A computed fold for a 90-nucleotide RNA from an Anaerolineales bacterium, annotated as c-di-GMP-I riboswitch aptamer. Its mean pLDDT, the model's own confidence on a scale to 100, is 86.
RNA sequence: GAUUGAUAAAGGCAAACUCAACAAAAGUUGAGGACGCAAAGCUAUGGGUCUAAAGCUGAUAAAUUCAGCCAUGAUUGCCAAGCCGCCUGU
Numbered sequence: 001g002a003u004u005g006a007u008a009a010a011g012g013c014a015a016a017c018u019c020a021a022c023a024a025a026a027g028u029u030g031a032g033g034a035c036g037c038a039a040a041g042c043u044a045u046g047g048g049u050c051u052a053a054a055g056c057u058g059a060u061a062a063a064u065u066c067a068g069c070c071a072u073g074a075u076u077g078c079c080a081a082g083c084c085g086c087c088u089g090u
Stems, first nucleotide, its partner, number of pairs: 002090002005087001012037002017032006035077001041083003045080003048075003055069005
């Protein structure tokens, strides 16, 4: 330097749920809490999925009502890709 893999060692992260805050929502942040994770570290680059405020279209007598379309929003603990990385063994 490359590679391998957790039933070693030292550690790390933190699902669901609860409370508070932010947001139109999806969801995010903080605290508690651990389902699990060898990258469950970072980046929305590609795909998938979620939401639909604004916008557009339609219905209704009308509407701040209803329905449809639609990310510029979200998801890295959905799958890839890129970058960084502890330790054993080779």